[in-house]
TPP riboswitch aptamer (THI element) from Aureibacillus halotolerans, 107 nucleotides, folded computationally. The RNAcentral record of the sequence draws on Rfam.
RNA sequence: AUCGUCCACUGGGGGCGCCUAUUGUUGGCUGAGAUAAGGACAUUGUCCUUGGUCCCUUUGAACCUGAUCUAGAUCAUUCUAGCGUAGGGAAGUGGAGACGGUCGCGA
Numbered sequence: 001a002u003c004g005u006c007c008a009c010u011g012g013g014g015g016c017g018c019c020u021a022u023u024g025u026u027g028g029c030u031g032a033g034a035u036a037a038g039g040a041c042a043u044u045g046u047c048c049u050u051g052g053u054c055c056c057u058u059u060g061a062a063c064c065u066g067a068u069c070u071a072g073a074u075c076a077u078u079c080u081a082g083c084g085u086a087g088g089g090a091a092g093u094g095g096a097g098a099c100g101g102u103c104g105c106g107a
Stems, first nucleotide, its partner, number of pairs: 001102005006095005011057006017029003035051007063088003069082004
């Protein structure tokens, strides 16, 4: 000197589960978070919009598909593990100095 780790800002992506009682709420479990309002279709389910909250942003397990999955546990549930060196999945700029790498110069 430069690159990376790290941080910040802006932009973007995604989730909001399970159980119980009153029927009006509340309470409990795991967790980062576990939602509120409105609308459309339709026939009790699906989708969309807005706000909130939390997380993630290619070094990508945030999140989706596989999945009405498999095994274990539980009142129940992605609660735990597998699936998973499976497939997808949303980026730009700037920054102080600590660490590390590379190159150059000097001692």
NCBI's taxonomy places the organism under Bacteria, Bacillati, Bacilli, Caryophanales, Aureibacillus.